This record gives sequence, structure tokens and C1' cells, in this order.
RNA sequence: GGAGUCGGCCGGGCAGUCGCUCCGCGCCUCGCUGGCGCGGGGAGGAAAGUCCGGGCUCCAUAGGGCAAAGUGCCAGGUAGCACCUGGGGGGCGUGAGUCCACGGAAAGUGCCACAGAAAACAUACCGCCCAAGCGAUUCGUCGCCGGCAAGGGUGAAAAGGUGCGGUAAGAGCGCACCGCGUCGGUGGUAACACCGGCGGCACGGUAAACCCCACUUGGAGCAAGACCAAAUAGGGGAACGCAGCGGCUUCGGCCGCCCUGUGUGGCCCGCACAGUGUUCCCGGGUAGGUCGCUUGAGGCGCACGGUGACGUGCGUCCCAGAUGAAUGGCUGUCCUCGACAGAACCCGGCUUACAGGCCGGCUCCCACC
Repeated sequence: GGAGUCGGCCGGGCAGUCGCUCCGCGCCUCGCUGGCGCGGGGAGGAAAGUCCGGGCUCCAUAGGGCAAAGUGCCAGGUAGCACCUGGGGGGCGUGAGUCCACGGAAAGUGCCACAGAAAACAUACCGCCCAAGCGAUUCGUCGCCGGCAAGGGUGAAAAGGUGCGGUAAGAGCGCACCGCGUCGGUGGUAACACCGGCGGCACGGUAAACCCCACUUGGAGCAAGACCAAAUAGGGGAACGCAGCGGCUUCGGCCGCCCUGUGUGGCCCGCACAGUGUUCCCGGGUAGGUCGCUUGAGGCGCACGGUGACGUGCGUCCCAGAUGAAUGGCUGUCCUCGACAGAACCCGGCUUACAGGCCGGCUCCCACC
């Protein structure tokens, strides 16, 4: 000097003028509504996607099982998660780094097109041998029978790989190393790693195929839910169903059993409530206001603990609450000449989009000293 990688920040500013909205205080208005004045606040790093997780509200007093759904190496963090951190293993990269849908194929089922001889207790297309047996022989050998899966070919993948020996030619047939299986030891919380012994050891792959195993999970959602006001028709019709038993009694009824029904995904059991109800069609009223609504698993700073995610303590700050939907218009000036883009109950993640600019750590290359 160049290239890369990881992390953090800004993302239009300033001034004037008019305007919008919320909160607090004061005044006007009989009051409501509304108006005026002063003070303070007013869109994001992703507000997007709605892919996850929760808080909160209701069902509701809400338990167990099955099914279903989700996750899938180990250990931590967290309110919790499919998120984050660290570690193990594997892939990519010279490296800093980065990615992983990372349990099980010996529980079972399914699939592996085409090509190829053959695609799983799987095979002989080209080929190699002719030791042994039979026949022929020009005595070189050829044919039959027989042996082979080591060589070639096909393919994503073909009876572990490389080398040596051995054989008629070969083959873990034998040996060495690697791989695989199993037993033991060491280290580690663990996933795993290393070391040693034994065994020639093989029936491939695929579970983001069904499945098995382990763990987790009620449902619906702020259009939840609560209150106030107002209005109407406590409307009409059809179909199905409509059973009790026992005891007490002041004769009104009460209790128990059975049956039926209702209860925020399905089925079963349980529990609670009710006494019968369930389904369909026609018609009418309301659709207004207030709350929920922003003080939070909150932000920032410091200290301590921890490899880290994060935790604990102290201090400090209040930082949007609209409801056909608020921050806009004009002027001047600065410059990075303005990208992606607007809250709607709240929060923690993930993913996607992004003009331009700033800061820091680490890695690699080149040149010079």
C1' cells in the first nucleotide's frame, strides 16, 4: 500500500415561521363540549415478514392419557424459544473465519431413474487362467469341463484402501499400515479425544422417506377482555329428541342413583354446571363512548463475578399512545447531496431490504528499511 473477515455507530443537520397530536398546570365556558396561555414529549435499525417464543386477558374450578405438532451432538444462558454463548464432530477457506435439518439404518417397511452383467444375503458384458479331468494335436497349442471377481467398462454409489508375498490365474488367502468391530485404560460434567489388546472383519446408501427413540406443548386472542349509555320484536316457523328408580316430607319440595346435555382444536377418562335439549330457515335492533394504552423480563453509567452468553449490586433517566389513523408546509444555510422505509397491547429473537459515511480487532499478499 492492497485484499479479506468480524464487531460497533450515524443514516440528514441547524435557524426562522405557520400548522398537527399527547401529558401536566392555569384561565374562559352554568356544566358538557370546546377555546386560550405556559411547560414538557412525539416513529425504526429494521417499525418490514408474521417465521418463532413469551408477558397479559378470557374460557376456567382445569387434572390424566391417546393422537397430533415441534425440536434433535454436549454443557450452559434466558421469562421462554427452533434464539444466544462456549465446547465436540463434519464441510468450505492459505488464513482470520464461516456453515450444519448434527439421535437411530443390527426393530420394521419403502426407494436408489437411466446406464450397467449386476443396485443388497446383489453379478459375469469385455476379460484372466488351463494346475487337475476329457478330447484333438502340425507337440507350438486349441476346445470342452472347471476356476476368478484382482484388471477394464457403466454409474452418484459396485463384496474396504495402499503395498508386499502367495497362486495355474486370483482373492484378507496371509502380512504391514490405515479403516471397521469389540474389550480395557487415561483425560474430560459431557459430546468426544488419545493409547493399548483381540478379531480378517463387510448385509451399500437413503430417515429434509414412512418409522423408532428422547424432550417440549390446553385453546383463543387487544377485533382479547371490562364498564357505561342507547335501541329493538323476551319475534315467527320447521325437523329430530323428550325416560325414570329409591328415600324423606310441613305435600311447596328436598336428597341420592341413573340418563342426557354444556364447558376455547380432536378422542377417552375424570371434574364442574344444568335438567332435558340439538340443528336449520325467515325477520328485527345495536355497531356510540370510556378503560385496556404504556413504568417496562425498560434505557444508560459504574463496580464485581464469569472464557462467554449473561448475572448481581449501586446510581441515574422517563424516552409516542393515534383511532379514516398525529411530527407536515414554506424560507435560508451546512453537507455524507439523503438509501431501505411509518408504531396501533407490549417485549425477546430470527429472516429479508438498505444510497452514503465513521470507528476498532484480526488474517493474508506485495514493496521498502
Notes: Predicted 3D model of a 369-nucleotide RNA (Bacterial RNase P class A) from a Pseudomonadota bacterium. Model confidence (mean pLDDT): 76 of 100. Its Rfam family is "Bacterial RNase P class A". The family's RNA type in Rfam is ribozyme. Rfam links the family to the GO terms ribonuclease P activity, tRNA processing and dimeric ribonuclease P complex.